[in-house]
Context: one part of a larger RNA
RNA sequence: GCCGGCGAGUUACCGUUCGUGGCAAGGUUAACCCGAGAGGGGGAGCCGGAGCGAAAGCGAGUCUGAAUAGGGCGCAGAGUCGCGGGCGGUAGACCCGAAGCCGAGUGAUCUAUCCAUGGGCAGGCUGAAGCGAGGGUAAGACCUCGUGGAGGGCCGAACCCACCAAGGUUGAAAACUUGGGGGAUGACCUGUGGUUAGGGGUGAAAGGCCAAGCAAACUCGGUGAUAGCUGGUUCUCCCCGAAAUGCAUUUAGGUGCAGCGUCGCGUGUUCAGUGCCGGAGGUAGAGCACUGGAUGGUCUAGGGGGCCUACAAGCUUACCGAAAUCAGCCAAACUCCGAAUGCCGGUACUCCAGAACGCGGCAGUGAGACUAUGGGGGAUAAGCUUCAUAGUCGAGAGGGAAACAGCCCAGAACGCCAGCUAAGGCCCCAAAUUCUGUGCUCAGUGGUAAAGGAUGUGGGAUUGCCCAGACAGCCAGGAGGUUGGCUUAGAAGCAGCCACCCUUGAAAGAGUGCGUAACAGCUCACUGGUCGAGUGAUCCUGCGCCGACAAUGUAACGGGGCUCAAGCACAGAGCCGAAGCUGCGUCAUUGAGCGAUCUUCGGAUCGCCUGAUGGGUAGGGGAGCGUCGAUCUCAGCCGUGAAGCGGUCGCGUGAGCGGUCGUGGAGCGUGGUCGAGUGCGAAUGCAGGU
Repeated sequence: GCCGGCGAGUUACCGUUCGUGGCAAGGUUAACCCGAGAGGGGGAGCCGGAGCGAAAGCGAGUCUGAAUAGGGCGCAGAGUCGCGGGCGGUAGACCCGAAGCCGAGUGAUCUAUCCAUGGGCAGGCUGAAGCGAGGGUAAGACCUCGUGGAGGGCCGAACCCACCAAGGUUGAAAACUUGGGGGAUGACCUGUGGUUAGGGGUGAAAGGCCAAGCAAACUCGGUGAUAGCUGGUUCUCCCCGAAAUGCAUUUAGGUGCAGCGUCGCGUGUUCAGUGCCGGAGGUAGAGCACUGGAUGGUCUAGGGGGCCUACAAGCUUACCGAAAUCAGCCAAACUCCGAAUGCCGGUACUCCAGAACGCGGCAGUGAGACUAUGGGGGAUAAGCUUCAUAGUCGAGAGGGAAACAGCCCAGAACGCCAGCUAAGGCCCCAAAUUCUGUGCUCAGUGGUAAAGGAUGUGGGAUUGCCCAGACAGCCAGGAGGUUGGCUUAGAAGCAGCCACCCUUGAAAGAGUGCGUAACAGCUCACUGGUCGAGUGAUCCUGCGCCGACAAUGUAACGGGGCUCAAGCACAGAGCCGAAGCUGCGUCAUUGAGCGAUCUUCGGAUCGCCUGAUGGGUAGGGGAGCGUCGAUCUCAGCCGUGAAGCGGUCGCGUGAGCGGUCGUGGAGCGUGGUCGAGUGCGAAUGCAGGU
């Protein structure tokens, strides 16, 4: 891991509500007694029959109050006792799960300290004190030699330790092995016996150690501690079907009330949609009349500067500038204005549906997600965050978007080798057009992206020049005063400053660019000729181009592949395409109508016809299947073969049920009623097998 078995809403009492039954202004006994039991007795008590008030108290009323007012709570709807179901309370209260807290005990055979009594330490080295002798001295000190054998002395086995490395890491081993390493007469090592015990011991102190896990041991008990947390919670079918919000919370992953679901009872169109009528309002937009912001002009109080001035005054100013005024703007917390929607009321019509509202039983939800639109926060970032409105997912399958909860289409009761459509598609993969018409695109644009750039190309508009000859090319001219004046070393069209005239002429700037030191030279504007028909400019717009760099491999159409398209635009004709719609058959739920049976007259059940409905998580409601047992039943089945097991066939919407054959070898079933240790795939579930 797998297989079979076990494995989780129970029980008692109380409360409440629903169903059902008895009796009913009443209902009912409890302990206990009699009895084999069935049953009988037992009325104490309890609930109801009257309430209101804090109470005295009054009473269909009462309290408040001065009140014969108003208001609050009552009266004018029947209860009670069983049985059964739902839910709540008290109990372990659906099951498993802590870390922990406390009590009583058990532990020092591991380990820490200590006590008593024993044991152990190859070999080698060093050579303290003391002592002796000699020297030395006044005597010493001192020196030398010898002797001596001290030391938490030195080297190094046993023994003890565990510093380094490698190996080992489902190990040979729940701490080891190997090679090195440290101590090795000491605060040494060690045997045996003993001592200290859990908020306690012991500790050369690491929160270490106290029997392989110690910031409080272990065992048992309180104990089924508690767990707003995690996990798990077992058969079937039918109907409905949420929420992820508000307020509050030592509250934020919990809970209370409300909202939203379901079931029952009641009201009976009150709901909703649309038309019409009436209404409130200050958003979008807009505006500047208010409040503020903000740009320029005019005008100007005041200030600054200048001139003048003994003071005062005066003059002036391309300085600043309030107010006023003109023009053009901005605003969530501005409004002279002001929609569309939405909202409220009335009325009519449509609609009869799992509409609406009231009361009661039972919930779940109170982490939401994305998309669109309107806002706030952020960076007019985020698959960001926070509101509002709507949708989808959540709890929604099917078709499309290559794949893809939240996008587009569309809401799946079941069956069919029938039909029509939606979104989206129709060259091949791959169902359906290589469909029709007119254009556009050459970039594989389509099949990612901006500012910006560009004689790409189509369409539209306005405008200049032009057969009195335009545009482009080619030929020719492009002059004179003059080297304008100034400046400058020089400045001659062409460093710079000023001016920018006149003449000749077809035309020619006191010069467009190159050039020179300055001139020169080339060229342009402008003009003539040649040529012979269009040529420039600007704006709007369709489709393209550049801008364009990423990590395994094309890889930014799903692929192939596509160019008068298989791309784009417009118009059109068809077709394909879903669990949508239709057709045929079937089932269920629910409403209307008709009929039948029963009836306690409330209703219940069945049949026919017809309309609607049947996605579904949490959750609510309903109906069933099966297991074990009790009791009644079938003068049920059974060695002429029960249960169980295996094969096979059949029936039912399902849980399931039955036939037959084999195996097996002794019990089992149908129908009614009753009672549960009543259904397993999950709980790192429990034990067993493998």
The prediction has a mean pLDDT of 87. A computed fold for a 690-nucleotide part of an RNA from Candidatus Acidiferrum sp., annotated as large-subunit ribosomal RNA, domain II. The source organism's lineage runs through Bacteria, Pseudomonadati, Acidobacteriota, Terriglobia and Candidatus Acidiferrum. RNAcentral holds the full RNA, with entries from ENA. Rfam family: Bacterial large subunit ribosomal RNA. Its family is annotated with structural constituent of ribosome and ribosome in the Gene Ontology.